[in-house]
Context: one part of a larger RNA
C1' cells in the first nucleotide's frame, strides 16, 4: 500500500461559504480521446515458468519454447465515459401570495426583586449553622413604611415548543436585516453535489485599552469543621460577571453520529402550511408537504441499541483511524500582546 473501518472500541474536521479537483439529469446528432478488436514493431542478455540435456545426484551449467501482463504506430468498432453542437424540464433556481418564528443589528422603554443613600415608626437584637463562631447593632442594627440612586437579569407564558450552519438566542416596543416552510402561476433551461488549500463565523474562561459594578464571584482575609483541612459549611472579599473597540480560536464546540440524492412496514403526540363539513370561525374529520419527539417491525450490529429524523439499502465527494504508554508531548514552522493555538515525530518501555 492494498485491504478493513469511524454512536459507545482507534477514528466525523466545532460550525458555515467556497477555489481547483472529483462526480454528475432526459433526448439528438457528431467526432473518436478513454474503453474494445484485428494487424504491425518493439519489449537486449540474464532471471522466474515449460520441455530437454551436461557434470555418480544436486546446487550449477547448456539448448528449445513460453513470457516479459508494457509502450508506439496503423485499420476498424461506438454501446458506455469524455470533447464539441443542438433541444428538452424531472434536478437546481427565478417570481407572486398569505402565515409561523428567543434568527441577526442598532435605538428607545416597563415592573418585580437586590443592594446603597435619605426619612418615620420601633428596641434589642439580628445575622448564620448540624452546632457555632468570625460578622452586623444603643453612633439604633433586624423588621416595618415613604422617597430616591444604581447595575444586572428578565418570574409566570415556558412546552422530549419554536428559530438558527453551528456557538447559540427568551420582558416589551420600534428600525434595519438573513433563512426556512406553504400554496400558485410563468419563467431560466443542469446553472447540479461535494470541497484539499484560502476566507468567514465560533461557549465559556482569558488579554488589551477605556467605561461599568447591584448581586455573585476565582484568588484572598477571617471563622468553624478535623489528626491535619492550603477544602467541603460559615462572614467578608478583589479580579472577573456587564458594556464599546480588538485580540484569544479553544470545549463532553455531543446525536460523542460529515454532507448530498434515492430507495425500504406501521403506530402514536407536537409545530408550521395545504385541504373537507356546515356558514365565516371555533370545533371535529382527512390527506399531502415541512419540521419536531416517542414506540416499533423488517434489516443493520459485538452486543447496547438504530430503525424514512437509520447505525438499514445503494451511488457521488470531503475528513479522519492503523496496540497502549512516551503525547497531543519535544524539535522545527506558522499564529498568538501574553496565555497558549495549530501542524506533530522519536529514543525509550509494555
Nucleotide at each position: 500500500c492494498u485491504g478493513g473501518g469511524c454512536g459507545u472500541a482507534a477514528a466525523g474536521c466545532g460550525c458555515g461559504c467556497g477555489u481547483a479537483g472529483g462526480c454528475g439529469g432526459a433526448c439528438u446528432g457528431u467526432u473518436a480521446a478513454g474503453u474494445c478488436a484485428g494487424a504491425g514493431g518493439u519489449g537486449a542478455a540474464a532471471u522466474c515458468c515449460c520441455g530437454g540435456g551436461g557434470c555418480u545426484c544436486a546446487a550449477c551449467c547448456c539448448c528449445g519454447g513460453a513470457a516479459c501482463u508494457g509502450c508506439c504506430u496503423u485499420u476498424g468498432a461506438u454501446a458506455c465515459u469524455g470533447g464539441c453542437a443542438g433541444u428538452c424540464u424531472u434536478g437546481a433556481g427565478u417570481u407572486c401570495g398569505a402565515g409561523a418564528g428567543a434568527g441577526g443589528u442598532g435605538a428607545g422603554u416597563g415592573g418585580a426583586a437586590u443592594u446603597c443613600c435619605c426619612g418615620g415608626u420601633g428596641u434589642a437584637g439580628a445575622g448564620g449553622u448540624g452546632a457555632a463562631a468570625u460578622u452586623c447593632g444603643u453612633a439604633g442594627a433586624u423588621a416595618u413604611c415613604g422617597g430616591g440612586a444604581a447595575g444586572a437579569a428578565c418570574a409566570c407564558c415556558g412546552g422530549u415548543g419554536g428559530c438558527g450552519a453551528a456557538g447559540g438566542c427568551g420582558g416589551c416596543u420600534c428600525u434595519c436585516u438573513g433563512g426556512a416552510c406553504c400554496g400558485a402561476u410563468a419563467c431560466u433551461g443542469a446553472c447540479g453535489c461535494u470541497g484539499a488549500g484560502a476566507c468567514g463565523c465560533g461557549a465559556a474562561a482569558g488579554c488589551g485599552u477605556g467605561g461599568g459594578g447591584a448581586g455573585c464571584a476565582a484568588a484572598c482575609a477571617g471563622g468553624a469543621u478535623u489528626a491535619g483541612a492550603u477544602a467541603c459549611c460559615c462572614u467578608g472579599g478583589u479580579a472577573g460577571u456587564c458594556c464599546a473597540c480588538g485580540c484569544u480560536g479553544u470545549a463532553a464546540a455531543c446525536g460523542a453520529u460529515g454532507g448530498g440524492c434515492a430507495c425500504u412496514a406501521g403506530g402514536u403526540g407536537u409545530g408550521g402550511a395545504g385541504g373537507g363539513u356546515a356558514u365565516u370561525g371555533a370545533c371535529c374529520c382527512c390527506u399531502u408537504c415541512u419540521g419536531u419527539g416517542c414506540c416499533g417491525g423488517a434489516g443493520c450490529u459485538a452486543a447496547c441499541g438504530c430503525a424514512u429524523u437509520a447505525a438499514g439499502u445503494g451511488c457521488c465527494c470531503c475528513g479522519c483511524c492503523u496496540g497502549g504508554g512516551a503525547a497531543g508531548u519535544a524539535c522545527g514552522g506558522c499564529c498568538g500582546c501574553a496565555a497558549g493555538g495549530c501542524u506533530a515525530a522519536a529514543a525509550c518501555u509494555c
Molecule: small-subunit ribosomal RNA, central domain
Organism: uncultured bacterium